[in-house]
Molecule: small-subunit ribosomal RNA
Organism: uncultured bacterium
């Protein structure tokens, strides 16, 4: 120099932004588990029971300290018995050193234990190094050993002998030490110097030389060093305050003692201190650190391996020895446990290395070697060393390698998928060529790991010399690993791939199975018949000898925020003030230098991390160097700022004077209105109350009214987003006392200030205690109503209370949901108090300024709403509070209170949300505007009767299926006797009733016979066609085999198509722009107007699209053209019928054109759009009607019109046939027809339409029948003929208000027609019968003009018909609409919302059942601990010591005796903690339980807070309420 580094995502919502939690992606591990597993290197490996341990090893060594003993080989001598020499060795002993190191573990310990930096002038230090001075002379024992003896053993006892580097005196005394005296220095228990008192040695061992000796190893004293240790101090060092007070050796002093040394360390006496909110004491947890993991960092977590320190060694206590221990492999005692025992007594301590049992999810071999490194002993050789080095086991981790490479198909087989074409697996395989890392076999490999000792030789210095010390050279010997690393050769792709995932986050998709089952899931969430989410398969993705899961830590999480958060509404400002400690603090001068800044020095161990190099083939790993180690200590300097000391100042703060306002507080007095009560007067029948009533009061005289009186409470108007107060709060008037504030002015003090934990004071209402008072109101309570109920809302009463005095409580939505103080940062406009200027007769206006109180608003802030000089802006100071929702402001504990209760205040468990603001909708028993046969005004119906028809229900063998509020129910069905037909019963068929393909045959059709209900079966008679290139092909029929047919079986919630509905309502959207962080908004809102988002104007919008309207059809007027089958004015004929000639004039037919556009006039209106009226016109303001249905909603309807995916059936869920059923019938509903009659019925006569249909048909005239009809068949493929008569109407007659001459059901009889067939089950006709019904309860439907009502006619389907239905046609032809209050539906704007499946929404509480957690709990069983007392081992210390050492002898030693202290143990009494428990309590979660409807909209009595009450309810408070008025 370099050393570089910060990513997010899912999940609350219909959508959005924010807040906020939960979850994921990353890294790591002494890990474990599941599946799998080729090799090597380097590391790591009982985290749990500091549980108990069998067995072996882990600390010995020295004969050069000593006595005694043993002995192989060798040499010498030999009397052959043996002896001697040197050497070597072994067991034990005396003695020395070591055993206090090394190794293990983390139980205890919250502590000077540890870290870091200091102090010791308050200390010690064996072995080692340096220096100085010495190493003289004596003595007595004890082991071993021998003898005797006890004991089972362990282990002893007595007597006797002996050595030393063992032990004890004496001499010497350089030093050192003690006491005293003196001098001097200092960092002051010290250092230096001078004089006086006490104390030691191995004369040892070895080598050399011999002349006194020399050398080496030792030993002694002293001094110094080094090393190691000891003590003290500053700072740092976990959680709990629901642990707040602790302490008698306690704090200090004096003196003595103890120690290596200071010190209450111990003792005697004296004093009464010491610690603590900067957290004492107590409780819980824990070895601490270098470091490790993570992180961008700051931090957080952790302390296994390696290193430093500490503590411990079965548990507790104790000392001995020693330089060092209160000692892991030493001793004594006590306890527990285990073992041996001859029962008398003994022995033991793996938290050393292996190993065993147990525990546990879980952690290895009873291995090799001292070759290396290191340690102990020794002169040395050497011995010992489970330290260590190696090996073994384990994928436990990190790193590296391999499991082959190249070529190889328009692409094998198999698998899977498929739209059946193909795709994919996939160059993948096979195959060809190649390689050999690995592997197997063989060979090489003494390469590296080896230095040192010893031996030999040489040399420097010293010495008389030698040995020796030191240096150099040479030589000898030593390898556990291990025949290992590595190298070479041969062989042959040969020996080697799994795991997880594939809905999103998150890389990777299909099929099958399953069917809210089985299961998955980290979060969101998958699974209820088409699951990329479950299980399997194929494929794919990721990682790879591993891969997943689980657990834990950090990260992401700025989610505790120092870096780096917040508190108006999301969690969060204390109810308010005063104020001690604490924190912070105006201007200026000087000093000081504590903080601060800077230089230097010391320390910050090594290892680790980082950087640069180097070594193993690379890497992991190892080695070297550097950097770094944010700190602490010492010292020099700087002095701006902060602190401290001293002085000064006036602007902060305060004082003084003047002026002023005020519901500020307390006490006393006093006033009028009103309510109530009492007395009296007048007066009479009601009053009162409500939505309506009733209870209540009143003829015993109420209410009403007048007079008088009593009593209590509150003070109308003034009165005001006016005033005052710290907040709570304060309102008639007067007086007294008293606090604060604003303005103006001079002078004074001189920072006296701000904030404030603990503390103290005040503190609405309700409530409590004592005593008063009590008019009104009024919890509780009583009664009346309402209601399904009504313990409520409403009404009538009414007790506490509300009021006063004194005392308590201490809480509120105590809110501006906004702590206090100071400063700064645009304005505008009100209002209250004061001052000033100008002007004036006058403060009348106007202007300026200070203080308070409101509104609007710029910048800025905010998630938005909003705030905005009265900040939620910009800053400073201090305090309080928050960290997901619920549990819960609960439990326990504590403090306070008379009580109620207040303050402080958790956890288990449970959820993935809870929440704020805003947006779009929807909704409201919210508001505004508008429309619609929506209401109203009318007309006619339904609901009552009978019948028809559809549906439900019931029945049935079957009563096939579908449709279900509006928008199913005369609907699918424009026509069920068979058929239809899908249903039931019975009988048949099985490639099938129907389609395609293949093969064979030739007919088919038709007639007849038998069986049968038929289908069908059997038999019989007859019997192929077309084309041809003559090969054959095609059609049809029969038979056969299989592919397949077939299904009105299922799913309309897999679908297409079609349809209904809101609704013919006026809406629904887009592009660009603009606004908003965004969802979104604007446009589309507003003012008018319209049937209309129709049009005009305005406007941050400008345009556009789908809708509206128009264009289309019918109809209403006219014209042109055309004129048969339609028509006939005029002309002619006539059978008198437009019949004929003729005519297109008219009607009509059907093609075209014109016409209507608010075009014109007047008025209103903004001069616009438009509206009103008028003219003209056939028609006037979309002329009338139809077709036409925006974006979308209802998983609306339809798989049974059709089509279609999936599933299901295949001698049946297919198909054929006969019969039955769809037509049933206690009942209920819908839609209709006919009626109930006189506006009518019946009889007779008579008039006028239009749309249509007709050859499988319509059918005329004529004749027959009472009639249905029959016969007949003209005419007509239709403006020609037919159906066809129109009916109501009109004219005349009759009936006369009755169950009728109304009404026609039902039933009996007789018929007609259709049809194969009218029994179940057709229609019609005639005769007879003649039911209900006298206008219809609650309720409900249609209709605004050629409409309603009423009258008939036609058609489709169809053999016939159930049609009274449906679709059309014309005839006659009304009434009413004041108006939008109400009901229903809809549109627009706005408002509230806890709804978004959108009010058929959401949602609360009790009760019942189940599950798990918690609290209380009579008790009971444990743990810990305090205090008091008892007993008291071992042992130190103290006293004593008659006995002993010792024959005598002490001032010496010891046994013994006594005492203090003292572990374990015991007793009593507290505290604390845990387990368990009858019973009790609330809370949580569960399937669709029960009862109500509390909340969200004005939630139907607005809701909420505090309090009292069992609950509604009442009182107080606030806006986080809507609506309306002013």
């Nucleotide at each position: 120099c370099g050393a570089u580094u910060g990513a997010g995502a899912g999940u609350u919502u219909g959508a959005u932004c924010c807040u906020g939690g939960c979850u994921c992606a990353g890294a790591a591990c002494g890990a474990a588990c599941g599946c799998u597993g080729g090799c090597g290197g380097c590391a790591g490996g009982c985290u749990u029971c500091a549980u108990a341990c069998a067995u072996g090893c882990a600390a010995g060594u020295c004969g050069g300290a000593c006595g005694a003993u043993u002995a192989a080989a060798g040499c010498c001598c030999u009397u052959c018995g043996g002896g001697g020499c040197a050497u070597a060795u072994a067991a034990a002993g005396u003695g020395g050193c070591g055993a206090a190191c090394g190794g293990g573990u983390g139980a205890g310990u919250a502590a000077c234990a540890g870290g870091u930096g200091g102090a010791u002038a308050a200390c010690c230090u064996g072995c080692c190094c340096u220096g100085u001075a010495g190493u003289g002379g004596g003595g007595g024992a004890c082991a071993a050993c021998a003898g005797c003896u006890g004991g089972a053993a362990a282990c002893g006892g007595c007597u006797g002998c002996u050595a030393a580097u063992a032990c004890c005196g004496c001499a010497u005394g350089u030093g050192a030490u003690u006491g005293c005296u003196c001098u001097u220095c200092u960092c002051c228990g010290g250092g230096a110097g001078a004089g006086u008192u006490a104390g030691g040695a191995a004369a040892g061992g070895c080598g050399c030389g011999u002349u006194u000796g020399c050398g080496c190893c030792g030993c002694u004293a002293c001094a110094g060093g080094a090393u190691g240790g000891a003590u003290c101090c500053g700072c740092c060092c976990c959680c709990c305050a629901u642990u707040a007070g602790c302490u008698a050796g306690u704090u200090g002093g004096u003196g003595a003692g103890a120690u290596a040394a200071u010190a209450g360390c111990c003792c005697a006496c004296c004093a009464a201190g010491g610690c603590a909110a900067c957290g004492a004491u107590g409780g819980g947890u824990a070895g601490c650190c270098g470091g490790a993991c993570u992180g961008a960092g700051a931090g957080g977590u952790u302390g296994g391996c390696c290193g430093g320190c500490c503590a411990c060694a079965c548990u507790g206590g104790g000392a001995c020895u020693g330089a060092g221990a209160c000692a892991c492999g030493g001793c004594c005692c006590a306890g527990a446990c285990a073992c041996c025992u001859a029962c008398g007594g003994g022995u033991g301590g793996c938290a050393g290395c292996a190993g065993u049992a147990g525990g546990g999810a879980a952690u290895a071999u009873u291995g090799g070697a001292c070759a290396a490194u290191g340690g102990g002993c020794g002169c040395a050789a050497g011995c010992c060393u489970g330290a260590u080095c190696c090996a073994g086991c384990c994928a436990u981790g990190c790193c590296g390698c391999g499991u082959g490479a190249a070529c190889g198909a328009c692409g094998a087989a198999g698998g899977c998928c498929u739209u059946c074409g193909g795709g994919u697996u996939g160059u993948a395989a096979a195959g060809u060529u190649c390689u050999u890392u690995u592997c197997u076999g063989a060979g090489g490999g003494a390469a590296g790991a080896a230095c040192a000792u010893c031996c030999c030789g040489g040399g420097u210095a010293g010495g008389a010399a030698a040995u020796g010390c030191c240096c150099c050279g040479g030589g000898u010997u030593u390898g556990a690993c291990g025949g290992u690393a590595c190298c070479u050769c041969a062989g042959g792709a040969a020996u080697a791939a799994g795991c997880a995932a594939c809905g999103g986050c998150u890389a990777a998709c299909u099929c099958c199975g399953u069917g809210c089952c089985a299961g998955c899931a980290g979060c969101c969430g998958c699974g209820g018949u088409a699951a990329u989410a479950c299980g399997g398969a194929g494929g794919u993705u990721g990682c790879a000898a591993g891969c997943g899961u689980u657990g834990u830590u950090c990260g992401g999480a700025u989610u505790u925020a120092c870096u780096g958060g917040g508190c108006g509404u999301a969690a969060a400002g204390g109810g308010a003030g005063c104020g001690c400690a604490g924190g912070c603090g105006g201007u200026u001068u000087g000093g000081u230098c504590a903080g601060u800044c800077u230089g230097a020095a010391g320390u910050g161990a090594a290892a680790u991390c980082c950087c640069g190099g180097g070594g193993c083939u690379c890497a992991a790993c190892c080695c070297c160097g550097g950097a770094a180690u944010g700190g602490c200590u010492u010292u020099g300097g700087a002095u701006a700022c902060u602190g401290c000391c001293a002085g000064a100042c006036u602007u902060g703060a305060g004082u003084u004077c003047g002026u002023g306002a005020g519901a500020g507080g307390c006490g006393a007095g006093u006033g009028g209105a009103a309510u109530u009560c009492c007395a009296g007067g007048u007066g009479u029948a009601g009053c009162g109350g409500u939505g309506a009533a009733a209870u209540g009061c009143g003829u015993a005289g109420a209410u009403a009214u007048c007079u008088g009186g009593a009593g209590g409470a509150a003070c109308a108007c003034c009165a005001g987003u006016g005033g005052c107060g710290a907040a709570a709060g304060c309102g008639g008037c007067u007086c007294g006392c008293u606090g604060g504030c604003a303005c103006g002015a001079u002078a004074c003090u001189g920072a006296c200030g701000c904030u404030c934990a603990u503390g103290c004071u005040c503190g609405a209402a309700a409530g409590c205690g004592u005593g008063g008072g009590g008019a009104g109101c009024g919890a509780a309570c009583g009664g009346g109503a309402u209601u399904a109920g009504a313990u409520a809302c409403c009404c009538c009463g009414g007790u506490a209370g509300u009021c006063c005095a004194c005392g308590c409580c201490g809480u509120a939505a105590a809110c501006g949901u906004u702590g206090u103080g100071c400063a700064c940062u645009a304005g505008g406009u009100g209002u209250a108090g004061g001052a000033g200027g100008u002007a004036u007769c006058g403060a009348c206006c106007c202007c300026u300024u200070c203080u308070g109180u409101g509104c609007c608003g710029u910048a800025g802030c905010u998630a938005a709403c909003g705030c905005g000089u009265u900040a939620a802006g910009u800053g400073c100071a201090c305090c309080g509070c928050c960290u997901g929702g619920g549990g819960a402001g609960u439990a326990c504990g504590g403090u306070c209170g008379c009580a109620a209760g207040a303050c402080u205040g958790a956890a288990a468990c449970u959820c993935a949300a809870a929440g704020g603001a805003a947006u779009u909708g929807a909704c409201g028993g919210g508001g505004g505007c508008c429309c619609g046969c929506a209401c109203a005004a009318g007309c006619g119906g339904u609901g009552g009767a009978g019948c028809a028809u559809g549906u439900g229900g019931u029945u049935u063998a079957a009563u096939u299926c579908g449709a279900g509020g509006c928008a199913a129910c005369g609907c699918g069905a424009a026509g069920a006797a068979c058929c239809u037909u899908a249903c039931c019963c019975a009988g048949g068929c099985u490639u099938g009733a129907c389609a395609u393909c293949c093969c064979g045959c030739g007919a088919c059709c038709g007639g007849c016979g038998u069986g049968g209900a038929a289908a069908c079966a059997c038999g019989u008679c007859u019997u192929c066609c077309c084309c041809u290139u003559c090969g054959g092909g095609g059609g049809c029929g029969c038979g056969g085999a299989g592919a397949c047919a077939g299904g009105u079986g299922u799913u309309g919630c897999a679908u297409g198509g079609c349809u209904g509905u809101c609704g013919u309502c006026a809406g629904c959207u887009c592009g660009u722009g603009u606004c908003g962080u965004g969802a979104g908004a604007u446009g589309u809102u507003g003012g008018g107007u319209u049937a209309a988002g129709u049009c005009c104007c305005g406007c941050a919008a400008c345009g556009a699209g789908c809708g509206c309207a128009a264009c289309c059809c019918c109809u209403g007027u006219u014209c042109u053209c055309a004129g048969u089958u339609a028509c006939c004015a005029g002309c002619g004929g006539u059978u008198c019928g437009g019949c004929c000639g003729g005519g297109c004039a008219c009607u009509c037919u059907g093609a075209g054109a014109a016409g209507a556009c608010u075009g014109c006039c007047g008025g209103u209106g903004a001069u616009a759009a438009a509206c009103c009226g008028g003219a003209g016109g056939a028609a006037g303001g979309u002329g009338g009607g139809g077709a036409c249905g925006a974006c979308g909603u209802c998983a609306a309807g339809u798989c049974a019109u059709c089509a279609u995916g999936g599933c299901c059936c295949u001698u049946a869920c297919g198909u054929c046939u006969g019969g039955g059923g769809c037509u049933a019938c206690a009942c209920a509903c819908g839609u209709g027809c006919u009626a109930c009659a006189a506006u009518g019925g019946c009889c007779g006569g008579u008039a006028c339409a239009a749309u249509g249909a007709g050859u499988c048909g319509c059918a005329a005239a004529g004749c027959c029948g009472c009639g249905a009809g029959g016969u007949a068949g003209a005419g007509c493929u239709a403006a020609u003929c037919u159906c066809a008569a129109a009916a109501a109407g009109c004219c005349g007659g009759u009936c006369u208000c009755a169950g009728u001459u109304c009404g026609g059901a039902u039933u009996g009889g007789a018929g007609u027609c259709u049809g194969c067939a009218a029994c179940u089950c057709g229609a019609c006709u005639c005769c007879a019968u003649g039911a209900a019904g006298u206008c219809g309860g609650a309720a409900u439907c249609g209709c605004u003009a050629g409409u309603a009502a009423u009258c008939g006619c036609g058609g489709a389907u169809c053999a016939g018909c159930u049609a009274c239905g449906c679709c059309g046609c014309g005839g006659u032809g009304a009434a009413u609409a004041c108006g939008u209050u109400c009901c229903c539906g809809g549109g627009c704007c706005u408002u509230g919302u806890a709804c978004a499946c959108a009010c058929c929404g959401c949602c609360c509480g009790u009760c019942a059942c189940a599950u798990g957690a918690c609290c209380c709990g009579a008790g009971u069983c444990g743990g810990g601990u305090g205090c008091a007392c008892c007993c008291g081992a071992a042992g130190u210390c103290g006293c004593u010591g008659g006995c002993u050492c010792a024959a005598c002898a002490a001032u010496g030693g010891g046994a013994g005796g006594c005492g203090c202290c003292g572990a374990a143990g015991g007793u009593g009494u507290g505290c604390u903690u845990g387990g368990u428990a009858a019973g009790g309590g609330g809370g949580a979660u569960g399937a669709a339980g029960u009862c109500g409807u509390a909340a969200c909209a004005a939630g139907g009595u607005a809701g909420c807070c505090g309090u009292a009450u069992a609950a509604u309810c009442u009182c107080u408070a606030g806006a986080g309420g809507a609506u309306c008025c002013c």